[in-house]
RNA sequence: GCCCAAAUAGCUCAGUGGUAGAGCACGUCCUUGGUAAGGACGGGGUCUCGGGUUCAAGUCCCGAUUUGGGCU
Numbered sequence: 001g002c003c004c005a006a007a008u009a010g011c012u013c014a015g016u017g018g019u020a021g022a023g024c025a026c027g028u029c030c031u032u033g034g035u036a037a038g039g040a041c042g043g044g045g046u047c048u049c050g051g052g053u054u055c056a057a058g059u060c061c062c063g064a065u066u067u068g069g070g071c072u
Base pairs, nucleotide, nucleotide: 001071002070003069004068005067006066007065010024011023012022013021018055026042027041028040029039030038048064049063050062051061052060
């Protein structure tokens, strides 16, 4: 230099163009003599950034950035 993949909650990851989710973690409560485990409820997101297409974009298209991998 060229090619490919990834970027979504604190972490690990889902998410067919039509209300953004799960597990773990965190908070409150229940349970216990007290923990752990278990149960109920809850908080937490400019979906990396800038454009485009569309009635509607996390999702499709273009570019940028970062990370990882491959080729030379």
Transfer RNA from Candidatus Methylomirabilis sp., 72 nucleotides, folded computationally.
The source organism's lineage runs through Bacteria, Bacteria candidate phyla, Methylomirabilia (SeqCode), Methylomirabilales (SeqCode) and Methylomirabilis (SeqCode).
Rfam family: tRNA. By type it is a transfer RNA.
The prediction has a mean pLDDT of 81.